[in-house]
RNA sequence: ACUCGUAAAAGGCAAACCAUCUGAAAAGGUGAGACGCAAAGCCACCGGCCUAAGUCUCGAAGCUUAAAAAUCAGCUUCAAGAUAUGGCAGCGUGGUUGCCGGG
Numbered sequence: 001a002c003u004c005g006u007a008a009a010a011g012g013c014a015a016a017c018c019a020u021c022u023g024a025a026a027a028g029g030u031g032a033g034a035c036g037c038a039a040a041g042c043c044a045c046c047g048g049c050c051u052a053a054g055u056c057u058c059g060a061a062g063c064u065u066a067a068a069a070a071u072c073a074g075c076u077u078c079a080a081g082a083u084a085u086g087g088c089a090g091c092g093u094g095g096u097u098g099c100c101g102g103g
Stems, first nucleotide, its partner, number of pairs: 002103004012037002018031005035090001041096003046092002048088003054083004059078006
């Protein structure tokens, strides 16, 4: 330097659940807790997955303009669909750094 993780030692990380904080949500921080992990250290470039605040499309209801009806326009609320500019590195690939031991 490359490669491997069969055995060991020193240690390391911490899923779910719970509490609390941040966030529209997905999710994340902290504490507590261990399902697991040899990169479960770090990085959203690629694929994938999660969410949809905002935006767009469509529908329903209401309001305004109107003497009335119809139509047109605008606004509000609700429902549905699309969308990442929000996330997941404990989904895969890739990049990068690294402990112990074997070859």